Molecule: Bacterial RNase P class A
Organism: Betaproteobacteria bacterium
RNA sequence: GAAGUUGGUCGGGCAGUCGUCGGUUGCGCAAGCAACGGGAGGAAGGUCCGGGCUCCGUAGAGCAGGGUAAUGGCUAACGGCCAUCCGCCGUGAGGCGAGGACUAGGGCCACAGAGACGAGCGUAUUUAGUUACGGUGAAACGCGGCAACCUCUACCCGGAGCAAUACCAAAUAGGCAUGCGCUGUGCGCGGUAAAACGCGCGCUCAAGGCGGCUCGUUGGAGCAUGCGGGUAGGUAGCUUGAGGCGUGCGGUAACGUACGUCCUAGAGGAAUGACUGCUGCAGCGCGCAAGCGCUGACAGAACCCGGCCUACAGACCAACUUCAACU
Numbered sequence: 001g002a003a004g005u006u007g008g009u010c011g012g013g014c015a016g017u018c019g020u021c022g023g024u025u026g027c028g029c030a031a032g033c034a035a036c037g038g039g040a041g042g043a044a045g046g047u048c049c050g051g052g053c054u055c056c057g058u059a060g061a062g063c064a065g066g067g068u069a070a071u072g073g074c075u076a077a078c079g080g081c082c083a084u085c086c087g088c089c090g091u092g093a094g095g096c097g098a099g100g101a102c103u104a105g106g107g108c109c110a111c112a113g114a115g116a117c118g119a120g121c122g123u124a125u126u127u128a129g130u131u132a133c134g135g136u137g138a139a140a141c142g143c144g145g146c147a148a149c150c151u152c153u154a155c156c157c158g159g160a161g162c163a164a165u166a167c168c169a170a171a172u173a174g175g176c177a178u179g180c181g182c183u184g185u186g187c188g189c190g191g192u193a194a195a196a197c198g199c200g201c202g203c204u205c206a207a208g209g210c211g212g213c214u215c216g217u218u219g220g221a222g223c224a225u226g227c228g229g230g231u232a233g234g235u236a237g238c239u240u241g242a243g244g245c246g247u248g249c250g251g252u253a254a255c256g257u258a259c260g261u262c263c264u265a266g267a268g269g270a271a272u273g274a275c276u277g278c279u280g281c282a283g284c285g286c287g288c289a290a291g292c293g294c295u296g297a298c299a300g301a302a303c304c305c306g307g308c309c310u311a312c313a314g315a316c317c318a319a320c321u322u323c324a325a326c327u
Base pairs, nucleotide, nucleotide: 001323002322003321004320005319006318007317008316009315010314012279013278014277015276016275017274018273020039021038023036024035025034026033027032041298045309046308048307049306050305051304052303053161054160055159056158060215061214062213063212065157066156067155068154069153070084071083072082073081074080085099086097087096088095089094100152101151105150106149107146108145109144121134122133123132124131165236166235167234168233175227176226177225178224179223180222184203185202186201187200188199189198190197208218209217210216243262244261245260246259247258248257249256250255281296282295283294284293285292286291
C1' cells in the first nucleotide's frame, strides 16, 4: 500500500417562522389562553419462534398432533445466544451445521451397466447360480448410501388472542314459527283427620364448557334451524419496563451482581410535519484558481418485550488475517 474476516457507531447538525399531538405549571365557570419541555426505527418490515398480560378456568389423564436432537452453560423462555468437541468450506483470520438410530420395519438411489438385490452378462468349473475370475460403476452373491423420506428413540408442548378483556350509557320485539328435550329422588320445615300442596338444602338427568378424540370433570333446562327487529356510542386496557446508560466485582464468554443515574411517543381513522438560511461528510460535473451547481440509502410505532430472517446509498472506529515492496 492492496485485498479480506469479525464486532460496533452514525445514517445529518444548528437556528428561525408557521402548523400538529401528549405532558407539567398558571389563569379561566367552561370553551380555551400562556410558558416550559417532549414526540416514529436499526430494522418500526416479515408474522417465523418464545414470553409478559387478558380470558376460557377451580381443573386432569391417555391417544393423536406439533417441536427439538453432540456436550456443557446463559436466559422469563425459545427452534435463540456463549463455549468446547466433531464434520465440511476457506492459504488464513473465520464461516456453515442437515451433529441420536440404517440388524425394528418400509421406501428411494441419476449415468454407465445384463442387473443397484426375489438381480445375475462373458469365461472356466460343478449333479446344481455349485465355485472362481472378468467387464460397467463410488458401490454388485450386500455389515453400501439416503432418516432436510416415512419411521424408531429421548426430551419438551393446554387453547385463543388487545378486534384479548373490564366497565358505563342507550335502544329493541326476554319477538314469531318448526323440530328435539324439559327426568326422577332423599332430608327438614309449613300444611292436612290423613293427603294434596308450598318452601329450603342435597343427589341425579339433556344441551353446553374444558384446542381434536376417549375417559374424566363441570353444568343443571334448554338447544338447533329459519324469519323478523334493535344497537354498533363512550371510558379503561395504553406505557415505569424480564427498561436504558455509567462504573466496580465475578465469569474464557453469553451473562450475572452491587452502586449510581435517567424517564426517552401513546395517537385513536390515526399526530411526530412544512418552508427558509447557515453548515458537516461523501460522490459527480464546470472552472487555472477562488468557487458554483447537482445527488445522497432501506424505510413510519399501534399492548409490551427477547430472538431469528430480510432490505439498506454512504461515512467512521476497533481487533485480527493474507499478499507485495522497503528498512